Predicted 3D model of a 472-nucleotide part of an RNA (small-subunit ribosomal RNA, 3' major domain) from an uncultured bacterium. The full RNA is in RNAcentral, with records from ENA. The coordinates come from a structure-prediction model, not an experiment, and the mean pLDDT is 86.

Context: one part of a larger RNA
RNA sequence: UGACGGGGGCCCGCACAAGCGGUGGAGUAUGUGGUUUAAUUCGAUGCAACGCGAAGAACCUUACCCAGGCUUGACAUCCGGGGAACUCUCCCCAAAAGGAGAGGUGCUCUUCGGAGAACCCCGAGACAGGUGCUGCAUGGCUGUCGUCAGCUCGUGUCGUGAGAUGUUGGGUUAAGUCCCGCAACGAGCGCAACCCCUAUUCACAGUUGCCAUCAGGUAAAGCUGGGCACUCAGUGGAGACUGCCCGGGUCAACCGGGAGGAAGGUGGGGACGACGUCAAGUCAUCAUGGCCCUUACGCCUGGGGCUACACACGUACUACAAUGGCGCGCACAAAGGGCAGCAAGACCGCAAGGUGGAGCCAAUCCCAAAAAACGCGUCUCAGUUCGGAUUGCAGUCUGCAACUCGACUGCAUGAAGUCGGAAUCGCUAGUAAUUCUGGAUCAGCAUGCCAGGGUGAAUGCGUUCCCGGGCC
Numbered sequence: 001u002g003a004c005g006g007g008g009g010c011c012c013g014c015a016c017a018a019g020c021g022g023u024g025g026a027g028u029a030u031g032u033g034g035u036u037u038a039a040u041u042c043g044a045u046g047c048a049a050c051g052c053g054a055a056g057a058a059c060c061u062u063a064c065c066c067a068g069g070c071u072u073g074a075c076a077u078c079c080g081g082g083g084a085a086c087u088c089u090c091c092c093c094a095a096a097a098g099g100a101g102a103g104g105u106g107c108u109c110u111u112c113g114g115a116g117a118a119c120c121c122c123g124a125g126a127c128a129g130g131u132g133c134u135g136c137a138u139g140g141c142u143g144u145c146g147u148c149a150g151c152u153c154g155u156g157u158c159g160u161g162a163g164a165u166g167u168u169g170g171g172u173u174a175a176g177u178c179c180c181g182c183a184a185c186g187a188g189c190g191c192a193a194c195c196c197c198u199a200u201u202c203a204c205a206g207u208u209g210c211c212a213u214c215a216g217g218u219a220a221a222g223c224u225g226g227g228c229a230c231u232c233a234g235u236g237g238a239g240a241c242u243g244c245c246c247g248g249g250u251c252a253a254c255c256g257g258g259a260g261g262a263a264g265g266u267g268g269g270g271a272c273g274a275c276g277u278c279a280a281g282u283c284a285u286c287a288u289g290g291c292c293c294u295u296a297c298g299c300c301u302g303g304g305g306c307u308a309c310a311c312a313c314g315u316a317c318u319a320c321a322a323u324g325g326c327g328c329g330c331a332c333a334a335a336g337g338g339c340a341g342c343a344a345g346a347c348c349g350c351a352a353g354g355u356g357g358a359g360c361c362a363a364u365c366c367c368a369a370a371a372a373a374c375g376c377g378u379c380u381c382a383g384u385u386c387g388g389a390u391u392g393c394a395g396u397c398u399g400c401a402a403c404u405c406g407a408c409u410g411c412a413u414g415a416a417g418u419c420g421g422a423a424u425c426g427c428u429a430g431u432a433a434u435u436c437u438g439g440a441u442c443a444g445c446a447u448g449c450c451a452g453g454g455u456g457a458a459u460g461c462g463u464u465c466c467c468g469g470g471c472c
Base pairs, nucleotide, nucleotide: 008472009471010470011469012468013467015463016462019427020426021425022424023423026318027317028316029315030314031313032312033311034309035308042053043052064304065303066302067301068300069299070298073127077126078125079123080122081121082120083119086103087102088101089100090099091098107116108115109114129293130292132291133290134289138287139286140282141281142280143278145276150189151188152187153186154185155184156165157164158163169180170179171178195270196269197268198267200238201237202236203235204234206232209228214225215224216223241264244258245257246256247255248254320420324379325378326377327376328375329374336367337366338365341360342359346355347354348353386417391412392411393410394409395408396407397406433455434454435453436452437451438450439449
C1' cells in the first nucleotide's frame, strides 16, 4: 500500500423478507458423469461446464473404429513431356481405385514451323498435408467480478523512504452525480449524454387504409370509378429541461408534494463493459512460435460409431385434471419467410398427404389456422371421456438410401403419475404466470435457440439475518 476478520459505521442489489410460479417425486426429450465398446472423436468442469462449441450426427458432416486402397498426394507454387477443355459407352469392384474404346476442338500471338494463357494426364524433386502436442510460449476473440462506481495521471505540497494528498470530510445521487468545505489545482479512462427501438403530435409525399364523402356493383367483399380525411407505413421536425408553483434544505446541490402534459424527475427497453482479476476458456473458427508424423499421426472409399445402458446429476417438455377434458359454433394479433422458393381455389384421401396449378421477386400473391378467450352441449371426481409413455399393425413424406438411426398419420394398446423429502430456482409490471405465431440452421428432422404478439396478476412492513458488492 493492499487483502482478509464469526471488528465497527454508512449504503446498495429479487440478497433476504412479502408474494406468485416452478425444480427436487412421474414419463419423455436433451446434455453430462460413469460404465460398456473395435470405436462409442474432441473440447467445456463451482458460481462463470452440463438443450454448452453443435443456428440441424441416416450417407456427407466426421475429426473415432474396422476393412479395401493411394504415396509429389484431395489442395498450392515451380520444372520437363504429352494433350485443349470436355462428353459418351463398355468391363471389373461394396465403393474408391483399375482397365478398354469412341467423339471433340475453342482463345491470344504467328515468320504458318510453332509459341503462349486457362484446363487435363504422365514423370522427377523441391514441397504439400496433419481437427497431431503445448491456451502454462502466443495473437485474436470470449466469459467473469459488473453497468459494480470505480481506476489513474500532470504539476504542487507533505514524508529519509515505500507512499500520502488530490479521490478524505459535511450533504446529495442510480452514479468519483452534483453542491459546500479543504494544500491542493487541474486532467484522462469510466458514469451520464450523443446512437437505435418504443410512448404523443405536426409537416410533407400516398398502387396499404377508408363508404369518412360521391357514384357503380355483389350472395358477400375497397370489389370498381374516385379521394388522401382517418388508420398505417416513410422522411424530417416538435416534445421533458426539475422549465413552473408550494414546502423542506446552508440563499446550495438536492428531496417531498402539485399544476400542466401522451409522457416526468435517468419515461420504458436496447446497443455500449474503465484500470484490472481468474497462468479463466479457446492451438478443433482463424492466425501463430516451438515440438512431433512424412508409403503415414497425410489422403480416398465402403461399412460401423458419435444414437450403447445396471446407474448418478443438470436443463427442459408433458402431466397428475372440473379455473379442467372432449364436441360444435364464433371472434381478435404482431413479427417474419418465400424463385432449385411460398403456393390459393378445386378434386382425391378418415388423416399424414397426393393430383393439379391461379397468383406472387411480394405493404399487392402465398405460407395463414393465431391459440388461449367467448357461447352452447357433454363428462361428475373415477387412475376417469384425466394422462399420454410403451408396443403391434397399416401408411405418408424427404432422400441414392430411413436395419442399426428420421419426422409425421390412422387404427389398436393404454404405463408411471392423485402436486412431489431434505433442499433449491426465477420474477418488482405490461413483469411473473399462461397462450399461440414466426425465423435461423435445414433435402428431411426442434420439447432446443432467437424473435413476435394475445390474456394478464400478487407482493414489497422493512434491512436483524443469508449471499454478492461499494465507501470510511